About this RNA: The RNA shown here (Lysine riboswitch aptamer) has 157 nucleotides and comes from a bovine gut metagenome. Its Rfam family is "Lysine riboswitch aptamer". Rfam's curators write: Riboswitches are metabolite binding domains within certain messenger RNAs that serve as precision sensors for their corresponding targets. Model confidence (mean pLDDT): 76 of 100. The model forms 98% of the base pairs in the Rfam consensus.
RNA sequence: GAUAGAGGCGCAGAUGCUAUAAGUAACAUCGUCAAGGGCUUUCGCAAAGCGGUGGACGGUGCUGAAAGGCGUAUCUGCCGAAAGGACGGUAAGGCGUAAACCGACCUUGGUAUUUCGGACAAUAUCCGUCAUACUGUCGCUAAUGCGGAGAGCUAUC
Numbered sequence: 001g002a003u004a005g006a007g008g009c010g011c012a013g014a015u016g017c018u019a020u021a022a023g024u025a026a027c028a029u030c031g032u033c034a035a036g037g038g039c040u041u042u043c044g045c046a047a048a049g050c051g052g053u054g055g056a057c058g059g060u061g062c063u064g065a066a067a068g069g070c071g072u073a074u075c076u077g078c079c080g081a082a083a084g085g086a087c088g089g090u091a092a093g094g095c096g097u098a099a100a101c102c103g104a105c106c107u108u109g110g111u112a113u114u115u116c117g118g119a120c121a122a123u124a125u126c127c128g129u130c131a132u133a134c135u136g137u138c139g140c141u142a143a144u145g146c147g148g149a150g151a152g153c154u155a156u157c
Base pairs, nucleotide, nucleotide: 001157002156003155004154005153008079010078011077012076013075014074015073016072017071020069026063027061028060029059030058031057032056033055038050039049040048043096044095045094082108083107084106085105087103088102089101090100109135110134111133112132113131116128117127118126119125137148138147139146140145
């Protein structure tokens, strides 16, 4: 240097199903206030065109969803798997922006619980972070134990 592997409630993705979201949004109707708005093109704004009351709040309704996220089943790709941070770049005739993608830099071995904070409809869940426990790996030690990090560790050539 190449190839192949290991950690374990291991990581990520796709599809189906269920619950939640929610008796919410929307719709219908009534009332009050108001002239703020709506549609096409769009990720958003502007511009252009169209249209003519389409807005906000409250009540009633025997009308009534969906997306993302969770769970579960199957399948796929894998072991910096993957996640996060900040930077640069990529879109329409104009301007901006990045949920998505690409590049390189930094952090994190893995899991669980948890302080604090953020996202979310949410107590679910996810992200960051303090701490604790378990666990894999290598090194040190007489031993107990201690320390390091995946650009690591093991095996073969």